The RNA shown here (c-di-GMP-I riboswitch aptamer) has 86 nucleotides and comes from a soil metagenome.
Of the family's consensus pairs, 100% are formed in the model.

RNA sequence: AACGGCAAACCCCGCGAAAGCGGGGGACGCAAAGCUACGAGGCUACCGCUGCCCCGUCCGGGCGCCACGCCAGUCGAGCCGCCGAA
Numbered sequence: 001a002a003c004g005g006c007a008a009a010c011c012c013c014g015c016g017a018a019a020g021c022g023g024g025g026g027a028c029g030c031a032a033a034g035c036u037a038c039g040a041g042g043c044u045a046c047c048g049c050u051g052c053c054c055c056g057u058c059c060g061g062g063c064g065c066c067a068c069g070c071c072a073g074u075c076g077a078g079c080c081g082c083c084g085a086a
Stems, first nucleotide, its partner, number of pairs: 005030002010025006028073001034079003038076003041071003048065002051063004
């Protein structure tokens, strides 16, 4: 080069406490933007905390901490992989 592939933001529907995920539309981009939570990093905090604050107490509210949750289009790693001057 060729055949093609995937699909960001955003919108609609659904799931979820959220992060986020699924489906449809849509293309910012991607030679692995195919798969895998193994390493690093990041995101959320329902529940929980013999933590703090508001409130006289209870109730309620706010803050902090917390992953077993999430991110593969954050990087690394592993596995699979189209075409080709190779």
It matches the Rfam family "c-di-GMP-I riboswitch aptamer". Rfam links the family to the GO term cyclic-di-GMP binding.